The RNA shown here (transfer RNA) has 76 nucleotides and comes from a Pseudomonadota bacterium.
Model confidence (mean pLDDT): 83 of 100.
It matches the Rfam family "tRNA". Gene Ontology term of the family: triplet codon-amino acid adaptor activity.
RNA sequence: ACGGGAGUAGCUCAAUUGGCAGAGCACCCGGCUCCAAACCGGGCGGUUGGGGGUUCAAGUCCUCUCUCCCGUGCCA
Numbered sequence: 001a002c003g004g005g006a007g008u009a010g011c012u013c014a015a016u017u018g019g020c021a022g023a024g025c026a027c028c029c030g031g032c033u034c035c036a037a038a039c040c041g042g043g044c045g046g047u048u049g050g051g052g053g054u055u056c057a058a059g060u061c062c063u064c065u066c067u068c069c070c071g072u073g074c075c076a
Base pairs, nucleotide, nucleotide: 001072002071003070004069005068006067007066010025011024012023013022019056027043028042029041030040031039049065050064051063052062053061
């Protein structure tokens, strides 16, 4: 440099054909317990990497760009 893949909650990941952004863990509160863990119930948590575009409507489509991973290649 070229090709491919990934980026969504603090972490790991979902989200069908474009149609209300979710789960587990973590954290907080409560229950249980002599206490704690485990377990049970509830709660908190989002610029869907960033900009622009298409659309009534975009995590999803188009475009530019950033970061990371894999492969191939070039220079030295």